A computed fold for a 104-nucleotide RNA from Amphibacillus jilinensis Y1, annotated as SAM riboswitch aptamer (S box leader).
It was read from a public genome assembly, where an Rfam model found it.
It matches the Rfam family "SAM riboswitch aptamer (S box leader)". Rfam links the family to the GO term regulation of gene expression.
RNA sequence: CGUUUAUAAAGAGUGGAUGAGAGAACUGGCUCUAUGACUCCACGGCAACCUGCUUGUGUAAGGUGCCCCGACCAGCAAAGCUUAAGUGCUUUGGAUGAUGACAA
Numbered sequence: 001c002g003u004u005u006a007u008a009a010a011g012a013g014u015g016g017a018u019g020a021g022a023g024a025a026c027u028g029g030c031u032c033u034a035u036g037a038c039u040c041c042a043c044g045g046c047a048a049c050c051u052g053c054u055u056g057u058g059u060a061a062g063g064u065g066c067c068c069c070g071a072c073c074a075g076c077a078a079a080g081c082u083u084a085a086g087u088g089c090u091u092u093g094g095a096u097g098a099u100g101a102c103a104a
Stems, first nucleotide, its partner, number of pairs: 002102001004101004013043005021032003026075004044067003049063003052059002071096001076093006
């Protein structure tokens, strides 16, 4: 990086460094943040995608991943209810993104 594929409401935190923005991007909203966010490091943990062992839908040694919050919410489409009005709400799907596997 991809005309591929699977997953997503469960689970699991302490310490240190840094010092101003951060929650992927755009728009709107909302939220976190000098009581130190975001990020990084160490140790610890969760999980079980791949590998291993095993043949019990087991285990947790290796490779990733993850450890506040449902991917913070909406954006596009459909259905239901609703409104003076795509006006508001709900559900489902889609799109985009993330992670693994696979391919190149």